[in-house]
RNA sequence: GCUGACGUAGCUCAGUCGGUAGAGCACCUGCAUGGUAAGCAGGAGGUCCCGAGUUCAAAUCUCGGCGUCAGCUCCA
Repeated sequence: GCUGACGUAGCUCAGUCGGUAGAGCACCUGCAUGGUAAGCAGGAGGUCCCGAGUUCAAAUCUCGGCGUCAGCUCCA
């Protein structure tokens, strides 16, 4: 350099046909226990990588850019 995949909560990841952004873990509060852990109930937490376009409406479609990973290739 080329090709492909990926980028969504602190972490790991879902998100169907474009129509209210989610789960588990972690965190906070409460319950419970003689006490701790486990457990139960509730809560908080988001620039859906960035920009533009299409659309009444974009995490989702199109284009460009950035980053990560994998493969291939070139130079040293």
Source information:
Predicted 3D model of a 76-nucleotide RNA (transfer RNA) from a Bacillota bacterium. It was read from a public genome assembly. Rfam family: tRNA. From the family's description: Transfer RNA (tRNA) molecules are approximately 80 nucleotides in length. The organism belongs to Bacillota, within Bacteria.